[in-house]
Overview
Predicted 3D model of a 485-nucleotide part of an RNA (small-subunit ribosomal RNA, 5' domain) from an uncultured Pseudomonadota bacterium. The full RNA is in RNAcentral, with records from ENA and SILVA.

Context: one part of a larger RNA
RNA sequence: GAAUCAACGCUGGCGGCGCGCUUAACACAUGCAAGUCGCACGAGAAAGGGAGCAAUCCUAAGUAAAGUGGCGCACGGGUGAGUAACACGUGGAUCAUCUACCUUUUAGUGGGGAAUACCUCUGGGAAACCGGAGACAAUACCGCAUAAGCCUGUAAAGGGAAAGCAGCAAUGCGCUGAAAGAGGAGUCCGCGGCCGAUUAGCUAGUUGGCGGGGUAAUGGCCCACCAAGGCGAAGAUCGGUAGCCGGCCUGAGAGGGCACACGGCCACACUGGCACUGAAACACGGGCCAGACUCCUACGGGAGGCAGCAGUGGGGAAUCUUGCACAAUGGGCGAAAGCCUGAUGCAGCGACGCCGCGUGAGCGAUGAAGCCCUUCGGGGUGUAAAGCUCUUUCGACGGGAACGAUAAUGACGGUACCCGGAGAAGAAGCUGCGGCUAACUACGUGCCAGCAGCCGCGGUAAUACGUAGGCAGCGAGCGUUGUUC
Repeated sequence: GAAUCAACGCUGGCGGCGCGCUUAACACAUGCAAGUCGCACGAGAAAGGGAGCAAUCCUAAGUAAAGUGGCGCACGGGUGAGUAACACGUGGAUCAUCUACCUUUUAGUGGGGAAUACCUCUGGGAAACCGGAGACAAUACCGCAUAAGCCUGUAAAGGGAAAGCAGCAAUGCGCUGAAAGAGGAGUCCGCGGCCGAUUAGCUAGUUGGCGGGGUAAUGGCCCACCAAGGCGAAGAUCGGUAGCCGGCCUGAGAGGGCACACGGCCACACUGGCACUGAAACACGGGCCAGACUCCUACGGGAGGCAGCAGUGGGGAAUCUUGCACAAUGGGCGAAAGCCUGAUGCAGCGACGCCGCGUGAGCGAUGAAGCCCUUCGGGGUGUAAAGCUCUUUCGACGGGAACGAUAAUGACGGUACCCGGAGAAGAAGCUGCGGCUAACUACGUGCCAGCAGCCGCGGUAAUACGUAGGCAGCGAGCGUUGUUC
């Protein structure tokens, strides 16, 4: 000098675009953040309104709430704890693999059965919830038939599917088997990227084989048996530190530093372990077990997990609103209408950063006052002010008013933007002035009080401390501190 997720001190007018817990992966009140489908299925209220003297009926309504079933919940969002590893980057391999939804193609969609939730009756419990009996539905479940592809097998042969719904219909949406594609994923390998030798030896499923188990799939991944191997000074093992990359900062470059925002990958979801479902999870807002913690309890037993968005306490030098909207973009479900979406779009707060603009312009004295210095003559502040003549950006006030959505639909927003009138009106500070380093005098102080990045100032004339005047630098900022080059 440049840079910064910055902080602190003084100061602070406006706008645009960004950014905003670096510390305790500390604990969390409250609300919201993943639902949807009645064109899969059976069942099905009430309040309210209307009629009637009333019983009751109609409507609300085949609606709401719930249940079975389907798809989604593995995306999106958060965090960086762990991890020195095929985790990541890059280039390959997969004849060792999987793939829901989507696209293309092809072959089918015949005939049966037995249950069960919701419901009714009933039992237990404080609750969470659990049990018994009875009935009933499906695109839920199970057989039978058939099998072009498909699977097993050298072959012979054997095995293995399906579901309906809407519509008057045409037909549409589905369902099953198979092939191909696209996109996605798993696994393996070469190479690359931290520190320590004051860590030198490490290893028993260890290294390999044979056979099996397991997986979508290779493999000690697991197991039985057999052999005795495997790694290491080109640094094994151990210890420390750390998510990796695109990138970002600096630098002429080589290099050095960093990993915040945005994008890709990985890992994690109170801590540890486990599996279930599923095309895919060993699953943040699913389950089980154990643990710590918090809460409820009738003491028998239960409930919970903000590293989602806001927000609270705590820690800290330090980091925001318990906002609006699904209008746009995108996602889930649905035939659709639509519903859901703290993703997202916006708004709020913060000079935290970058950029832009303003705080007025012209004229105006041998030069007011005040203040400062003075050799007392004068000099400085200084065209600065006043005064005169103008202008009105920004802001404020009044009016109009979008694009974003080419039919409808706008949170932002009566916003941006435009017009109008008023009036210099509402808007300047901070740091420094001994040398480095641009900028000097007076007074106070007297090795005191203090300053200080380095050299060093201060012990009675201090351009170095404090104040004042003046001056220099930058300017809605300025300075300090931390960190990097």